Background:
Large-subunit ribosomal RNA, domain IV from a Bdellovibrionia bacterium, 360 nucleotides, folded computationally. Rfam family: Bacterial large subunit ribosomal RNA. RNAcentral holds the full RNA, with entries from ENA. Lineage of the source: Bacteria > Pseudomonadati > Bdellovibrionota > Bdellovibrionia. The coordinates come from a structure-prediction model, not an experiment, and the mean pLDDT is 86.
Context: one part of a larger RNA
RNA sequence: CUCUGCUUAAGGAACUCUGCAAAUUACUACUGUAACUUCGGGAUAAAGUAGCCCGGCAUUAGGUGCCAUGUCACACGACAUGAAGCCAAAACCGGGAGCAUAAACUAGGGGGUAUCGACUGUUUAACAAAAACACAGGACUCUGCAACCUCGAAAGAGUAUGUAUAGGGUCUGACGCCUGCCCGGUGCCGGAAGGUCAUGGGGAGGGGUCAUAGACUUCGGUCUAGAAGCUCCAAACCUAAGCCCCGGUAAACGGCGGCCGUAACUAUAACGGUCCUAAGGUAGCGAAAUUCCUUGUCGGGUAAGUUCCGACCUGCACGAAUGGCGUAACGAAUUCCCCACUGUCUCAAGCAGAGACUCA
Numbered sequence: 001c002u003c004u005g006c007u008u009a010a011g012g013a014a015c016u017c018u019g020c021a022a023a024u025u026a027c028u029a030c031u032g033u034a035a036c037u038u039c040g041g042g043a044u045a046a047a048g049u050a051g052c053c054c055g056g057c058a059u060u061a062g063g064u065g066c067c068a069u070g071u072c073a074c075a076c077g078a079c080a081u082g083a084a085g086c087c088a089a090a091a092c093c094g095g096g097a098g099c100a101u102a103a104a105c106u107a108g109g110g111g112g113u114a115u116c117g118a119c120u121g122u123u124u125a126a127c128a129a130a131a132a133c134a135c136a137g138g139a140c141u142c143u144g145c146a147a148c149c150u151c152g153a154a155a156g157a158g159u160a161u162g163u164a165u166a167g168g169g170u171c172u173g174a175c176g177c178c179u180g181c182c183c184g185g186u187g188c189c190g191g192a193a194g195g196u197c198a199u200g201g202g203g204a205g206g207g208g209u210c211a212u213a214g215a216c217u218u219c220g221g222u223c224u225a226g227a228a229g230c231u232c233c234a235a236a237c238c239u240a241a242g243c244c245c246c247g248g249u250a251a252a253c254g255g256c257g258g259c260c261g262u263a264a265c266u267a268u269a270a271c272g273g274u275c276c277u278a279a280g281g282u283a284g285c286g287a288a289a290u291u292c293c294u295u296g297u298c299g300g301g302u303a304a305g306u307u308c309c310g311a312c313c314u315g316c317a318c319g320a321a322u323g324g325c326g327u328a329a330c331g332a333a334u335u336c337c338c339c340a341c342u343g344u345c346u347c348a349a350g351c352a353g354a355g356a357c358u359c360a
């Protein structure tokens, strides 16, 4: 010097990202206990008092009680009261010792504000336990049973030895008050008149080949026409779903404006004009886990507060089941404040042990 443990004058968070760590508290009985609340809680709230030993009260209260008495039942038995014996307090009164009496060990620090998540639970085995996941509850949607859906080339299996108060999927997430407008785009559902359209049918018409015929010939052939058959191309017309089209649907994916003017101080604009849109953000909340400018402005708390709490609204870029706003209880969650407490600190010191180091 390092680590582990212990103690410390005065101060008491001045330390620090943060009271991290440590300290405080801790048991039992009694007293007493706020806001708020879903009336259950909150609550061991908070805050306080007592606690050892001896004697007495005290062969007390009380308990038990072979058995006894009474009542009921009479087969067992049940209930009530109680003698002997046995067990045996609390409270109170008096006294005693100590620095100290829940004497060691063991053994909650407390209160307030706000955010998030209702809660108990689950999770990154081995850097994250949370505000993430789940959850009960809510909603939409599919499925009539040989169900939907999943696994499997299939047989088959699960769903389910279930049957719409059931099962699958998606979203939301207790509870309370609520959940506005938009169906133009995308998706889904329904519709079938018309348009388009694969395949198939259909076969007008056309091409190739060629028996044969004709013309010409240098007799080797060349050119032209071309039946039947075979073969190729192929129009009109008929023909499904889908798409176009017509409706519905947002707790489906999603979306929810701009400019200008106007009131008898000023400012502001209930009001008006105009452009665009499918519709222009309703209630509630709002510098927020969301606010760039920003340490916004005002108020509170401090001597002093980029954090915190309450407001304001100019919402860069909240907003209603990608749920909105509240909310008692709960949380090894996060933020801020207060009391108590302390070597966290001012500022360090000492002690014990284990290392390191030196020598052997």
Base pairs, nucleotide, nucleotide: 001355002354003353004352005351006350007349008348010346011345014344019341027051028050029049030048031047036041038174052096053095054094055093056092062087063086064085067082068081069080070079071078072077097101109339110338111337112336114334115333116331117330121133122132137172138171139170140169141168142167143166149158150157151156175326176325177324178323180256181255182254185253186252187249188248189247190246191245194244195243196242200238201237205233206232207231208230209229212225213224214223215222216221257275258274259273260272261271284318285315296312297311298310299309300308